A computed fold for a 74-nucleotide RNA from a Nanobdellati archaeon, annotated as transfer RNA. Rfam family: tRNA. Rfam classes the family as a transfer RNA. Its family is annotated with triplet codon-amino acid adaptor activity in the Gene Ontology. The sequence was found in a public genome assembly. Taxonomically the source falls in Nanobdellati (Archaea).
């Protein structure tokens, strides 16, 4: 120098090919249960989806250049 893969709430993470409400679990808050804690059950909060264009009625999703991080050739 080139090729692959990744990057989404505090953490791990599904959507992404094939565009149209951004998902769960943990954890966080409140309640509810309990003499009480711990499980458990219920609600409710918390992502402008690595950055920047672009294309489109509309982009986590499609193109383009970048940045991390990772493995691979030379």
């Nucleotide at each position: 120098g080139c090729c692959c893969c990744a990057g989404u709430g505090g953490c791990u993470u599904a959507g992404c090919c094939c565009g149209g409400c951004a998902u769960a679990g943990c954890g966080g808050u409140u309640g509810a249960u309990u003499c009480g804690u711990a499980a458990u059950c219920a609600a409710c909060a918390g992502a402008u989806c690595g950055a920047g264009g672009g294309u489109u009625c509309a982009a986590c999703u499609c193109c383009c250049u970048c940045c991390u991080g990772g493995g691979g050739c030379u």